[in-house]
Context: one part of a larger RNA
This record gives sequence, structure tokens and C1' cells, in this order.
RNA sequence: GGGUGAAUGCUGGCGGCGUGGAUAAGUCAUGCAAGUCAAGGGGGCCCGCAAGGGCAACCGGCAAACGAGGUAGUAACACGUAGGUAGACCCCCCAGAGUCGGGCAUAGCCAGCCGAAAGGUUGGGUAAUUCCCGAUGGUCCCGCAAGGGUAAAGGUUUUUCGCUCUGGGAGUUGCCUGCGUAGUAUCAGCUAGUUGGUAGGGUAACGGCCUACCAAGGCUACGACGCUUAGGGGAGCUGAGAGGCUGACCCCCACCGAUGGAACUGCGACACGGUCCAUACUCCUACGGGAGGCUGCAGACGAGAAUAUUCCGCAAUGGGCGAAAGCCUGACGGAGCGACGCCGCGUGAUGGAUGAAGUGCUUUGGUACGUAAACAUCUUUUAUCAGGGACGAAGUUUAUUGACGGUACCUGAUGAAUAAGGGGCUCCUAACUCUGUGCCAGCAGGAGCGGUAAUACAGAGGCCCCAAGCAUUACCC
Repeated sequence: GGGUGAAUGCUGGCGGCGUGGAUAAGUCAUGCAAGUCAAGGGGGCCCGCAAGGGCAACCGGCAAACGAGGUAGUAACACGUAGGUAGACCCCCCAGAGUCGGGCAUAGCCAGCCGAAAGGUUGGGUAAUUCCCGAUGGUCCCGCAAGGGUAAAGGUUUUUCGCUCUGGGAGUUGCCUGCGUAGUAUCAGCUAGUUGGUAGGGUAACGGCCUACCAAGGCUACGACGCUUAGGGGAGCUGAGAGGCUGACCCCCACCGAUGGAACUGCGACACGGUCCAUACUCCUACGGGAGGCUGCAGACGAGAAUAUUCCGCAAUGGGCGAAAGCCUGACGGAGCGACGCCGCGUGAUGGAUGAAGUGCUUUGGUACGUAAACAUCUUUUAUCAGGGACGAAGUUUAUUGACGGUACCUGAUGAAUAAGGGGCUCCUAACUCUGUGCCAGCAGGAGCGGUAAUACAGAGGCCCCAAGCAUUACCC
């Protein structure tokens, strides 16, 4: 000199764009953050004479594995980069083939019972794109072959939406490997599923992934093993560069969801707003038993130097479901708060000397503040008021649809009107005098000032540097 997710002190006019819980991955009141489909199914309630319409519980389908948050753990194939293959794939696209026959249940419902509740239980009876069986089949699977095995679901009501099998695509993803990836030797030896083989099991798939048997291997001073610290990268800051430091916001990847463990469903999870078990904590209870998980958006307490609204809207972009209308969406789009940062604008312009008054200094002659003010003329950015008023809107053309917002912007009116501070002035280092104080009170980044003329303390006048900021503190180059 530059930088910061900063904080503190003094001060503070406006706008745009960004940015804002770094500490306690501490604990959480309340509301919302994931639903949708009635054109899969039977029934219920409501409106209606009917046709028809509405509501939502239940079965069923798809979604909920995305999106959103956090960085606790992890020194590791976690990440980065370059390769590999023994694999998988819902939805989407292309192509080919098919969609036949039958059956058993069960929720809702009805009747009864138990319980404070959460909820449970017995009996009856019912549907489906739920479940099961059979048939057929191929460019499917096993097999050298013979042969064996394996599928489907219908709906709307008038042309479409589906279902099953097969091949390909698009991408997504699993697994493996080379290289790179913090400190410490005051950690020197580590290892029995350990290293390899055979056989089997398991998996979507290779593999000690697991099991049995056999062999005795494997790693290490090019740092094994241990301990400490830490999410990694794109990038950011600085620097002429090499390098050093950092990993906020945004993007990619990984991991986590009170703590520990486990599987179920599913194309995909070992699953933040799913299930089960254990633990701690909190809450309800009729004491028998139950309920919960903000590291989602707001918000609260706590701790802290310190970090915002319990806001508006689905209008746009995107996502889920749906044939569609549409519904849901604290993603997102916006507004609010904070000078936290960057950028821009303003706080007036021109003229104006008896160099007014006042204040400071003074050699008492004067001199400085100083064209500064007053005063005159002008302008209206900004401010306030009034009038007009968007783009963002695309969807099949027409129509309709805007949270922001009566906002931005445009026009007119009023009137200099609404708007300047902070730090410093001995040297480093730009800027000096007076008064007070008297090694006191105090200053201070370093050197150092102060003991009676202190340009260094305190006040004042003047000056210097920045400016809606200016200083200080902390940290990095």
C1' cells in the first nucleotide's frame, strides 16, 4: 500500500447492485416449507325433479432419493485430473411385437367391544390400473444342442391416455486404477480376514464383500502405524512474478439430519419434514400409557465483539402431480431492516472589499479566518406536491393474467429551499501558534514528550488529509 461475511467509537442526505449467525452440529413456543390424480376403484356427505355439480376420508398410481439447509465427521479413491469396465436405470425419445382366460382377498362401510388419549380389536360384506394362478409369445434368459423358463390393465367416450416384452438412444449412476492432496519421528515398527489361492455364498456388478479349507504372506525411513488439525475443487486476496494466505457469497462433488444402530418400500434411500430399536432431553397423562426432533423460511431463548421480517406473490423462471382446467411449491421472484461493502449523486452556482462585525495572533503599526459572510442575480440535481405511467406477458391467434407497484420513468409547480463530518498537525509523516498545566494531570505505533516560555499533555484559533464517511482494533499478503 492492498484486502475482509468484520466489530467498536464519533458522525450520517439519497439511489442502484451486492451482502448479512463466522460463536452453541446449543435448546426450541407458533405458523408455513410435498403434494397431486375423481379420466384407476367402490362407497359416504351436500346442492339439484333430473341431467349434472361440489367436498374430502379410504384402497390404488406417481412424486416425496429432487429442490432447500448445514460442514459435525472425514487425511479418505472424500476431492481434482487422466483412464478403465464386471454393472444398473423410473421418467423421456426412436423402432419392433403383444394386450387372452380365470380366481382369492382387503381398506373404506355396517354391527359390537377396549382405551383418558394416542390408538386398537372381533365379526359381516365389497371394488380396482391392488394381489394371485393359468395360457400364448419373441430379436428375452439358461443351455453345445435337445429342451426348459418367463408378461400384460384397463380408463375416458370418440380419439386419445395407458399396460407388457425386446433392441437402440439420451443422459444419470455404481465399481476399479495411475498421479496430486496439512502438520508431527518428543509416533518406528504395523497387520490373523491380515496377504494370496481354491470352492461356495452374496450383490445390479468385480472383489476377503462374507464363509470353509490351504499357503505364509502384506505394508514400512520414497515415513507404514499412531496422534493433532481439516470437508475437497472451481476460485478469492496479495504479489512484477515465483510464491504466500484463504475456501464467506455463487457453481461442481462429498458427507450429515437430536445421538447410536438397523432394515423396509422403491429405478433410485439405509431415507432432514418415512418406519423400527436403544439413549439423552422436552411435553401430555385419568399413572395404565403416549407424543416430539427448525443443520427448511420466518421467529424465540441462550452464549457472543457481532449478523435481518413470525412480510407479499405464485405474475415470471423452475419443479411435482394431472388428459386438461388446475392444485401445491418459505425453490424462486420481490419488498423490509443494517453505511456491512462497491459504485453513482447531492449538500448549490455567478458576482460581491469599507477587506463589515466577531474571534485568534500581534513588534499594537497591523495581520489571519476571507469572496468567506452579508447583499444581488441565477439554477432546481435532490426534496415535497400534482398529473401521466411502464418493460418484465410467453402460452395456438383472439381474449384473459403483474407480487413488485401507482414503483421506475416522463411532465409541471414550490423554493437555496431538506442535507458535513471524522482523524491528524515533534520526527518517521502532509499540516503551528496562543493559553492552561508543571515528571502532576496526561499522551504514545516506534523513537520518545511532560520537572515554569511544552509546535508532543488539555483547550482555543489556524492549517493538513479523507469525505457520507472518518478513525481504531483483529487477521492475511
Background:
The prediction has a mean pLDDT of 87. A computed fold for a 477-nucleotide part of an RNA from a bacterium, annotated as small-subunit ribosomal RNA, 5' domain. It was read from a public genome assembly.